[in-house]
Context: one part of a larger RNA
RNA sequence: GGCCAUAGGUGGAUGCCUUGGCUAGUAGAGGCGAUGAAAGACGUACUAGGCUGCGAUAAGCCUCGGGGAGCUGCCAAGAAGCUUUGAUCCGGGGAUUUCUGAAUGGGACAACCCAACAUGGAGCGAUUCAUGUUAUCUUCUUCGGAAGAGGCAAACCUAGGGAAGUGAAACAUCUCAGUACCUAGAGGAAAAGAAAUCAAACGAGAUUCUGAGAGUAGCGGCGAGCGAAAUUGGAGCAGGGCACAUACAUUUAGCAUAGUUGUUAGCCGAACACUUUGGAAAGAGUGAGCAAAGAGGGUGAUACUCCCGUAAGCGAAAACAAUUAUGUGGAACUAAGGUAUGGAACGAGUAGGUCGGGACACGUGUUAUCUUGAUUGAAUAUGGGGGGACCACCCUCCAACCCUAAAUACUACUACUAGACCGAUAGCGAACAAGUACCGUGAGGGAAAGGUGAAAAGGACUGCGGUGAGCAGAGUGAAAUAGAACCUGAAACCUAUGGCUU
Repeated sequence: GGCCAUAGGUGGAUGCCUUGGCUAGUAGAGGCGAUGAAAGACGUACUAGGCUGCGAUAAGCCUCGGGGAGCUGCCAAGAAGCUUUGAUCCGGGGAUUUCUGAAUGGGACAACCCAACAUGGAGCGAUUCAUGUUAUCUUCUUCGGAAGAGGCAAACCUAGGGAAGUGAAACAUCUCAGUACCUAGAGGAAAAGAAAUCAAACGAGAUUCUGAGAGUAGCGGCGAGCGAAAUUGGAGCAGGGCACAUACAUUUAGCAUAGUUGUUAGCCGAACACUUUGGAAAGAGUGAGCAAAGAGGGUGAUACUCCCGUAAGCGAAAACAAUUAUGUGGAACUAAGGUAUGGAACGAGUAGGUCGGGACACGUGUUAUCUUGAUUGAAUAUGGGGGGACCACCCUCCAACCCUAAAUACUACUACUAGACCGAUAGCGAACAAGUACCGUGAGGGAAAGGUGAAAAGGACUGCGGUGAGCAGAGUGAAAUAGAACCUGAAACCUAUGGCUU
């Protein structure tokens, strides 16, 4: 020096665990905001820091309910207090709610600075304090003013704009794709919607979503690729109004009251003992009980009968939602409907044409149809549109006005449920002070980091040591090679001892 064994160190794999995630489902909710939002800054406790809560009334104030013995949020103890005269806690309603922020009196480098006016207060006064008002746009206006809007928010929706990487094995038409993205706007859904539709010689009868039709018919440098419809099965079904005058009566939306149901706290809730092993019984043994409850979780190991719960049943002073009934419609306003009479009325710079685009599965093609930037330009039911160039016949429908539930899409948010989903290099980036620390001028990027024990019983006391770190005793504990650098504790690597060998 090498190998082997043993005992350790280092290290943190593995196993087990889970407070956190992921993916779905069901139900709710689908908005918040000038009555100042979302998001923040700064404060606020007996408190130095972080988180949570709250706002100068500041881990809180008032009130109405629930509840019934402990409580003063967490890290995190202590001190000082509160509480059966009902605290803490949970729910409904209310009060307060600094400063910034649409931010709105003016300004500004967000959380700061400076005003005017009215009213009131202090001061001899200069001055100062408190409260309120003072932005812009739109509409209306009695011209005094009033009302509304603005901003934020995950996806879904509609509209206006609108790429490129890519594919075509290059590339230009084409594709990607009307996608990404930008902008505007709306709703709980949106959009669409009651045939100037299809069909085919038979007929159907608004729209939407969906299975088939069908990767068919077609389109296509006929390349790459793109890609219907009729028809049929299903989900869901609903139709109305205006384009007119007069008259009449009355109703609806609204509001009030009452009832019912639900939501926002809760309440009740069956039935087990002994022996034994053990640190501990829920294990094992013996013998019982309940079950509309043997879902699940916890408890010193594995509990139907110990605890929380579970099945079943019950519950609201207050607020909200849905629904039903009754009343009211008295004054003003808005919108709409009914009946009767009379008269009629049938959406024009429209349809269509030409040129240029776009949309239709359809790239101009033989290209109908829809749309429209330019330019033209009808008819009036004896009329007009369509039936994929065009013409005739035939069939079918009635444009140029409006509204319309459901079936459909989505999930930031609330509650519950589930998983041949993960289990700390996994699962969200984040199980921990995580969008934190840290990096970047900035846009932005972005971690690592879980586990003592059943219970802190977290090692009193003694000794060594620098009044250390640490160690040796002692003590706790089932265990301390469970000692906080704490479950298990692999390997690389290091050390000690022994053996073999050179």